[in-house]
RNA sequence: CGGACGGGUGAGUAACACGUGAGUAACCUGCCCAUAAGAGGGGGAUAAUCCUUGGAAACGGGGACUAAUACCGCAUAUUGUAACCAUAUCGCAUGGUUUGGUUAUGAAAGAUUUUAUCGCUUAUGGAUGGACUCGCGUAAGAUUAGGUAGUUGGUGAGGUAACGGCUCACCAAGCCGACGAUCUUUAGCCGAACUGAGAGGUUGAUCGGCCGCAUUGGGACUGAGACACGGCCCAGACUCCUACGGGAGGCAGCAGUGGGGAAUAUUGCGCAAUGGGGGGAACCCUGAUGCAGCGACGCCGCGUGAGUGAAGAAGUAUUUCGGUAUGUAAAGCUCUAUCAGCAGGGAAGAAAGUGACGGUACCUGAGUAAGAAGCCCCGGCUAACUACGUGCCAGCAGCCGCGGUAAUACGUAGGGGGCAAGCGUUAUCCGGAAUUACUGGGUGUAAAGGGAGCGUAGACGGCGAGGCAAGUCUGAAGUGAAAGCCCUGUGCUUAACGCAGGGACUGCUUUGGAAACUGUUUGGCUGGAGUGCCGGAGAGGUAAGCGGAAUUCCUAGUGUAGCGGUGAAAUGCGUAGAUAUUAGGAAGAACACCAGUGGCGAAGGCGGCUUACUGGACGGUAACUGACGUUGAGGCUCGAAAGCGUGGGGAGCAAACAGGAUUAGAUACCCUGGUAGUCCACGCGGUAAACGAUGAUUGCUAGGUGUAGGUGGGUAUGGACCCAUCGGUGCCGCAGCUAACGCAGUAAGCAAUCCACCUGGGGAGUACGUUCGCAAGAAUGAAACUCAAAGGAAUUGACGGGGGCCCGCACAAGCAGUGGAGUAUGUGGGUUAAUUCGAAGCAACGCGAAGAACCUUACCUGGGCUUGACAUCCCGCUGACCGUCUUAGAGAUAAGAUUUUCCUUCGGGACAGCGGUGACAGGUGGUGCAUGGUUGUCGUCAGCUCGUGUCGUGAGAUGUUGGGUUAAGUCCCGCAACGAGCGCAACCCUUAUUGUCAGUUGCCAUCAUUCAGUUGGGCACUCUGGCAAGACUGCCGGUGACAAAUCGGAGGAAGGUGGGGACGACGUCAAAUCAUCAUGCCCCUUAUGCCCAGGGCUACACACGUACUACAAUAGCCGGCAACAAAGUGCAGCGAAGCUGUGAAGCGGAGCGAAUCACAAAACCCGGUCCCAGUUCAGAUUGCAGGCUGCAACUCGCCUGCAUGAAGGUGGAAUUGCUAGUAAUCGCGAAUCAGAAUGUCGCGGUGAAUACGUUCCCGGGCCUUGUACACACCGCCCGUCACACCAUGAGAGUCGAUAACACCCGAAGCCUGUGAGCUAACCUUAUAGGAGGCAGCAGUCGAAGGUGGGGUUGAUGAUUGGGGUGAAGUCGUAACAAGGUAG
Repeated sequence: CGGACGGGUGAGUAACACGUGAGUAACCUGCCCAUAAGAGGGGGAUAAUCCUUGGAAACGGGGACUAAUACCGCAUAUUGUAACCAUAUCGCAUGGUUUGGUUAUGAAAGAUUUUAUCGCUUAUGGAUGGACUCGCGUAAGAUUAGGUAGUUGGUGAGGUAACGGCUCACCAAGCCGACGAUCUUUAGCCGAACUGAGAGGUUGAUCGGCCGCAUUGGGACUGAGACACGGCCCAGACUCCUACGGGAGGCAGCAGUGGGGAAUAUUGCGCAAUGGGGGGAACCCUGAUGCAGCGACGCCGCGUGAGUGAAGAAGUAUUUCGGUAUGUAAAGCUCUAUCAGCAGGGAAGAAAGUGACGGUACCUGAGUAAGAAGCCCCGGCUAACUACGUGCCAGCAGCCGCGGUAAUACGUAGGGGGCAAGCGUUAUCCGGAAUUACUGGGUGUAAAGGGAGCGUAGACGGCGAGGCAAGUCUGAAGUGAAAGCCCUGUGCUUAACGCAGGGACUGCUUUGGAAACUGUUUGGCUGGAGUGCCGGAGAGGUAAGCGGAAUUCCUAGUGUAGCGGUGAAAUGCGUAGAUAUUAGGAAGAACACCAGUGGCGAAGGCGGCUUACUGGACGGUAACUGACGUUGAGGCUCGAAAGCGUGGGGAGCAAACAGGAUUAGAUACCCUGGUAGUCCACGCGGUAAACGAUGAUUGCUAGGUGUAGGUGGGUAUGGACCCAUCGGUGCCGCAGCUAACGCAGUAAGCAAUCCACCUGGGGAGUACGUUCGCAAGAAUGAAACUCAAAGGAAUUGACGGGGGCCCGCACAAGCAGUGGAGUAUGUGGGUUAAUUCGAAGCAACGCGAAGAACCUUACCUGGGCUUGACAUCCCGCUGACCGUCUUAGAGAUAAGAUUUUCCUUCGGGACAGCGGUGACAGGUGGUGCAUGGUUGUCGUCAGCUCGUGUCGUGAGAUGUUGGGUUAAGUCCCGCAACGAGCGCAACCCUUAUUGUCAGUUGCCAUCAUUCAGUUGGGCACUCUGGCAAGACUGCCGGUGACAAAUCGGAGGAAGGUGGGGACGACGUCAAAUCAUCAUGCCCCUUAUGCCCAGGGCUACACACGUACUACAAUAGCCGGCAACAAAGUGCAGCGAAGCUGUGAAGCGGAGCGAAUCACAAAACCCGGUCCCAGUUCAGAUUGCAGGCUGCAACUCGCCUGCAUGAAGGUGGAAUUGCUAGUAAUCGCGAAUCAGAAUGUCGCGGUGAAUACGUUCCCGGGCCUUGUACACACCGCCCGUCACACCAUGAGAGUCGAUAACACCCGAAGCCUGUGAGCUAACCUUAUAGGAGGCAGCAGUCGAAGGUGGGGUUGAUGAUUGGGGUGAAGUCGUAACAAGGUAG
């Protein structure tokens, strides 16, 4: 002299901290530069060192000596400093500066290589660096509204480099704040970075500027500069050493360690370069810095090869088994060498010397395709698809959403797409987002207009003219650091990167000008606004008085048994006389008619009449003022109903409450009562779907038509009309607007001004805090958490205990039933070894099944088989196979006996059987929610659609709606529609009439014949079956729109689709069927396949469906009458006559493959009997005896005879069918079938009743309306309770954090005072004293600490409150339809 630079970091700081621009006439500045001047002569100490001594150490104590550019006097003194006087000049002010004079005061140091440098002192100026002040800008919160006591200012003093309450004494009471003070939270600021079209938004890493900090807090010292990162003192916390007495320390410097964490590097090389400090220099120091190391962390560049190559190889994946893809890809052949590796050379960076990097960059050579590709994705957004595995599992997911057995969505593989030494994920920011909208949004119904008015601040503001120049515009100057950004060049091979120049930096300041607009000011104007005068309208307001009707009550009369109330009732009132009625009286409340999308008022609101007081609007007039206006944050006032307080009043009505009903319940709806309240006065409260869901004001923008107030004009006279205009109040409507609905001069149009409000749904208008209130509560007003929606308008459907129109055996009117009994049959249930499977409201249940003793048969038990009972292919053997017989066995099966081919080129082949091998067979195993096909159902209901056009932003609409009509979307008319298709109808079958043709097996009038249409004969009739005819609203009349059509009639066998059938639109029900069949996938393969015997499907406490038979007298029974059908069937068949049997049946066998033969009628009719009973009804059950079928009637068939003779006396709630040859009743036939119908499908016989009508039940069609439904009302959906989880409020409290306040203690230290102790330089009269200094002591201030009461904030807390979420919980059904009481 330097350690105040450099280096690190961002805790604090919302501030002159930072940015920007100014100021200092209120300041300092070491080293550096320039200028001027100077350095004379002295003095006293002290470290080192030596001696001694204390301590463990850190560190000291004492004694002795010595030097300086260390220290101290003296001299000298300019343009120093201070005071005073005079002088000139400048500044916005305080004030500054110049010159001269007087007095006082202030300096210095030498070193050395020896004459040149480096130092020293004073003074002035510069440069650099700093300090202070000011304008403007700089996060969030008002659930922070009042803050402040040195606070604000003054006077004086002190202090500082300097201004200043910076500090102190005194005085005054100021100062800041809605243009946001104070408080709380968060934050270093900027150049810039990211993003964005921009405006903006976010960020403040690297680089650069400024600030703050250095273990936490306080403090000063030294110094030019610090209140000092690697200095000092004190206090606190922590760590370390200790001999326990005491000491030491501060990586937010570079490396490095530990910890924390998802996560961030080497205890490297060098001062060679750049720079810094010291030194005169040599040189020293420098983890600043230059380099290297680690890290794909970022940016940039390069490579992992290039050409050729089709047998389209192999492998892999897939496959419809043909192929396809990977794919010129690979291999193969021919080349090249960037990077890496090897070898050789080898820099610039360095001005003379000096190179960490570094044998690095770079260059050259040889040589090998070698050493060098991954990550994500493939459902849509979004480029890119298949297979397998899995089976709402595992998992994926940015959003929508995938996954429940065929997943392009999970996992794997193949293939493909994208990017590439990276790729993907996560986090954050901007964008898209006009989704905070300045550029650039909105508020009728989506979120959003304050309940209304008055009015303060503020914002905005009419027409002429003049001044100023704040805003504005323009020129110039300064500044806007560098880097960055942009442009142009240039250097590294290129680029990234660097360098040079330019631009920009949109800002701030100063200054010259302009004057249209805004502003300001002066003086005017009348159009905005207001005043005056005249006039009429009005439920405008307040107070007082009056009136009649009604209700209730009281009194009296008349009068008698009910009144009242409801869907129906009851409670209630009434014989103590109600209700009803008459008269009189009382009380309170409200004011019928007039009365009107009429009037008035700011809104709330205002309604009998009269009076008093009073506000506003409107019209006319044009006298006055002269912008006086508009809006309006805060503020003030008014403000329905309910509610609260005090005092009145109380007729009616009527929360609460009571009773009666209703109901599963009914804390409701209905009824009977009834208290607050409703009314008045005075206060409070301050909210409503306070709505036109539409803030106030002003101007402009087609029309038409009402209504009420006024004015002017016209026509007109009996009584108004027309035109114009002003201000209200309605409707319709153009342009325009709107998402649409709609609005449309009373705007939701076009513009302007001001205010209020909105920013996804829920949580929540909740919590906390605050204000107001007597309370109830009001105002203000969040968050956590949770969802992917919530919402508006319109559309199409569906639905409605919405409406209109219409239809149907839908109801009604009728007839017969079912439900009760017994039996049959099906189903459920339970049972079982098995009781195979399916069908399930209508539309499963006499259904699949048109027929389970074995078979069928799928089930169970047991016995067997394994290329199989069946199909194809291959090999071998045999020559047959088939058939017949014997034995064993329950049988399957096994063994045996017998019999026995064709073709041939003789090799063999065809065919069949047996044996073998594996491919395969087989499956009534699963999935009808993978399917085809078939079927049911709405429904034989009248509907369902399309093309073009038109309308609508669109979904969609129109057509298809409307007026008529029909069985019908059938037809007619109208119409922005015009046409068309599938359905309807018709065409088809059958039946009813006739004709014609044809007559055998049919028929028989005439002729003959017969027991007999038997035969001859005939085809007229019946009948059969071909072909035709006929019926079409064709004709007439009425109605209707001159229509369609309808009503009536004629004729006709039949009349208005004649009766019946077949025929079933678009679609619905994931309807039924994998067990008819077919079929994908899955599953089984010595069994889930195949064969066999026996059993089961037939069981039985019970429940249901469908039928049969009955309960009887219109009947039963007996006898008689050969009464009369239709449609069918028949050869493994129908089976006649005849005979036997009581009968089932048997014997028999004619005839018939059938208009020929056969099966083959009953009710009916006639007569008799029975007499209302469990019967002469009914026939179950059971016994015995038989018959038939069949290998076989035990489980388990049908029939017959005799005997037995159950329930049942017409059927509860409920429910079915049927409108004419129908219901009811009677029998007949067929399919299946060996046998086995009370079932099913057909056939004919006998043969009714009723329909006023569409209110209601059910189903359907069309139009319309509402909708919170769209899986479409079997929809949706609300709340309590119960359970689980989550966040949150309250909570006796508890534990922290934090900023203040009061008091106590008071370290270090500065300052002040004192200083009797100590003291070299100077003075002196000198053993002493003085000046000065030091220790010590005291005081103010003062950190940490302590105590205290409060504030704010965080965590936690038994318990408690609500909230949210959660596949299947409980209770009800509040809302959506008229949601069943409109909400």
Molecule: small-subunit ribosomal RNA
Organism: uncultured bacterium